Predicted 3D model of a 74-nucleotide RNA (transfer RNA) from a Myxococcales bacterium. The organism belongs to Myxococcales, within Bacteria.

This record gives sequence, C1' cells and structure tokens, in this order.
RNA sequence: GGGUCAGUAGCAUAGUUGGAGAAUGCAUCAGCUUGCGAAGCUGAAGACCGCAGGUUCGAGUCCUGCCUGGCUCA
Repeated sequence: GGGUCAGUAGCAUAGUUGGAGAAUGCAUCAGCUUGCGAAGCUGAAGACCGCAGGUUCGAGUCCUGCCUGGCUCA
C1' cells in the first nucleotide's frame, strides 16, 4: 500500500428489511433491609451512536472521504 471486519453510557454488548422517546448486564448514586457492612430489593443519573459530508419526509442502520484498532495479502 490492497482487501476485510469493527468503532453505540465508566466497562462489556444489543439494536443488521431505515420508522415513535437508543435497550440490557456490570459499575456509580439514593432509598429499603442490617447493630455496621456484604448480598438482596426498589428507584435514579449517565451515550444523540469514531469524525465530516451526502441520500431520504425520516439514518445507529444506506453512500462517500478521513481517523483508530483487529485479521489477512504483498
């Protein structure tokens, strides 16, 4: 350099025929429980989806370029 896959909360993922307010687990915070903790239960907050454009009434999802990482070819 060519090809290919991936990039979504602090972490790990789902969302893949484009259609309402982007979901789940762990972690965090608060409450209940306890003599205090842990565990358990309940609730809350947290990402506008790698970056920039484009298509569309509508984009995490499709297209283009770039960036980062994995695999592969040379």
The prediction has a mean pLDDT of 81.
RNAcentral holds the sequence, with entries from ENA.
Its Rfam family is "tRNA". About the family: Transfer RNA (tRNA) molecules are approximately 80 nucleotides in length.